[in-house]
Molecule: Bacterial RNase P class A
Organism: Actinomycetota bacterium
Formats: sequence, C1' cells, structure tokens
RNA sequence: CGAGCCCGUCGGACGGUCGCGGUCGAAAGACCGAGGAAAGUCCGGACUCCAAAGGGCAGGGUGCUGGAUAACUUCCAGGCGGGGCAACCCGACGGAAAGUGCAGCAGAGAGCAGACCGCCGAUGGCCUUCGGGCACAGGCAAGGGUGAAACGGUGGUGUAAGAGACCACCAGCGUGGCGGGUAACCGUUGCGGCUCGGUAAACCCCACCCGGAGCAAGGCCAAGCAGGGACUCGACGGCCCCUCGAACAGUCCCGGGUAGGCCGCACGAGCAAGUCGGCAACGGCUUGCCAAGAUGGAUGACCGUCCUCGACAGAAUCCGGCUUACAGACGGACUCGCAUC
Repeated sequence: CGAGCCCGUCGGACGGUCGCGGUCGAAAGACCGAGGAAAGUCCGGACUCCAAAGGGCAGGGUGCUGGAUAACUUCCAGGCGGGGCAACCCGACGGAAAGUGCAGCAGAGAGCAGACCGCCGAUGGCCUUCGGGCACAGGCAAGGGUGAAACGGUGGUGUAAGAGACCACCAGCGUGGCGGGUAACCGUUGCGGCUCGGUAAACCCCACCCGGAGCAAGGCCAAGCAGGGACUCGACGGCCCCUCGAACAGUCCCGGGUAGGCCGCACGAGCAAGUCGGCAACGGCUUGCCAAGAUGGAUGACCGUCCUCGACAGAAUCCGGCUUACAGACGGACUCGCAUC
C1' cells in the first nucleotide's frame, strides 16, 4: 500500500426568536421534551386481574458442557462437526443395535437386498481318442456396470472359483484400563470380527421447562338508564381432581344508559464516572445525576454562522434480548499478500 475479518462510538454543530406537550410557580418565568433501532411484536420477565397456581391428562416449548441473569429460544467461555491459507464464521448439536412411517431417477438388486455382464464348475451328470471337453445340476460375489448410497478398506493365506472363512495393518462401532479436564470431551492402550445405511424443525422415546388473559390489564370518582327472558350450585379458564365460598343469590342472553375525570404512568433488574473481583458474559462497592409522559394524542418553523450538506426512522405500561432498516464519519484489535528499509 492492497485485500479481508471482528468489536465499539457517533448519527449535522453552535446561537437567537416564535409555537406546541409536560413539571414547578400566585404570576413573570425557569427547567425538561424521541431512537439506535422508538420498528417487527418474534422470545423472556416485571406489573395487574382471574383462586394462593397444587396434582394429573391434553397441548406447547427447549435439547453438547460449564457459567451469567429476574428470566430467556438471549449472552459469555469451552467441546465437537462443517467452511476459510488465515484472522474468523456457521451449526435445534439428546436418542435411528425401542417401535412405526418415508425416500424420485437409474439399476438385476435399496433394508436382515441382489445376480445383468462375469468367475468357477473341485463334487455330481453327459461325452471322450482318457490328454480332456460341455456349461446341465450347482457353487461364487473377486472384477465390470447403475446409483447420493450396493452390507468396511488395502495386502496376504486359502480355494475349482470365491468370501472376515482366516491373518496383519487401517477405519468405524461397542467395551475395559491409564493420564488430562469441574464437565462436554481429548490423548493413549487392551479386548470383541461386532461392520450395525439415511431421515426425529416425521410420528415417537428420554430429560427439563410452561396455569390463563393482558395497561382497552386493573382500581377510584362522577353522570345516566327500563326493563324482559333462560338456567340452577358457583369461583374454574381445554378436561378431570383437589381446594375455597354460599344456601344468600348468582351466571348467561336480549333490550336500555354512558363513553367524562383521576390513578396505574415515569425512581428504575435506572444512567454516568471511578474502583475491585472474573478470561469473559456479568457482579460488588463509592460518588454524582433525575432524563418525554400525550389521550383528536406535543417534540416544529424561521433567521444567522459553519461543515464532509446529513441515512433509516419516530415514544403510548415498563424492562432484558433477538431480528430487520440505515447516507456518512470515527476509534481499536487481528489476518493474508506485495514492496521497501
């Protein structure tokens, strides 16, 4: 210098005038006023009500190991598998020798398979000039061919030809020992011819987790109205049990009325700096700070100066994640290549 990889920060700046929402104030006025994603609403929790959420069934979710956390399908570290020269990236990554199901084409044969070409024909059969011949019974699966995959691979022994039939080595599987690691797992070594195909975000099995509805939750105040019908235990929600309450009345449907205000609702798993522990995620301590809260729903307009001329977008109960969108600028760690010193 070029190419790449990972992590992080910012998202026009400053000043003035006016407007809008909020808090404080008697008033004047002072102060605050969108985001890194406020988004998708995909996970997890807080909070509220239902009964305080207990057992079983059904249903759903998760799935290597250890840790973090309020919790998670998230995060961190590690293991294993795959990709990349590398930095690094990706993985729902338990079980297929419990059971069931599924699988196009080609091919003889595709699940305890098969004989198309091929090899042999020792043994038995037929023929024989007694050397042998035929390929009939039958044996085989080495070689060829098909396929993503053909029931381990290479070499040897063996045989009529062959075959883990037997042997050596290698690969895999199972099982035992030793060493390392908290563990997943890794290294090494012995034994067993055991060679057992794929698929579980297919049913299923195993382990663990999950009650339901959601801020239009829910509570309070005010205003207004007209009753009628059905049912008989109810709370209880997909079902059953358990539990609780009642003998009052309750539940449901139709009709009628209202659609105003307050709270929830902004101090919180909070933010910033420093420091300590930890590889890290994260946690502890100290100091400082208070930073939108609407409900026809605010967050804008104009002027001045400047620059690299500004993307995606915009709160509605709150918080932790994930995912998606994003002009441009900046910082840091690392890898590969080339050149020069």